[in-house]
């Protein structure tokens, strides 16, 4: 110094203005936001994560609730043009696009909730092994 190991810490942002309405941070106009690893610097390339679903088990007459599994049926978004360059769907210029589930006096990326949760991963310490 590297790999493995153990412990610990950290690990998601955003509705401001106007309109309609009985009611909207949910609709309409303008605005705002962008997790982690890879790669020429990435929300939209490749991959990962939470979530929903699914399967099994437990409780319940049932609706449904709880626990486990962790990809297992399945869902899991979205980009082009020009320029520079050895190299960029990543930079620069321009024009676009996307955003789980449940809730709600009215349809939610931005409010409330599961979540003081979990986690991709990042870092530190220890020295045990190589």
């Nucleotide at each position: 110094u590297c790999g493995c190991g153990u412990u610990c810490u950290c690990a998601g942002g955003g509705c401001g203005g106007g309109g309609u309405g009985a009611a909207a941070u949910u609709c309409c106009c303008c605005a705002c936001c962008g997790g982690c690893g890879g790669u020429a610097u990435a929300g939209c390339c490749c991959g990962c994560g939470a979530g929903c679903g699914c399967u099994u088990c437990c409780g319940g007459c049932g609706a449904c609730g709880g626990a486990a599994g962790g990809u297992c049926a399945g869902c899991a978004g979205a980009u082009c043009c020009g320029g520079u360059g050895u190299a960029a769907u990543u930079c620069c210029g321009g024009a676009g696009c996307c955003g789980a589930c449940g809730g709600u006096c009215a349809c939610a990326g931005u409010c409330c909730g599961g979540a003081u949760g979990g986690a991709a991963g990042a870092g530190a310490a220890c020295c045990g092994c190589g």
Molecule: FMN riboswitch aptamer (RFN element)
Organism: Zhengella mangrovi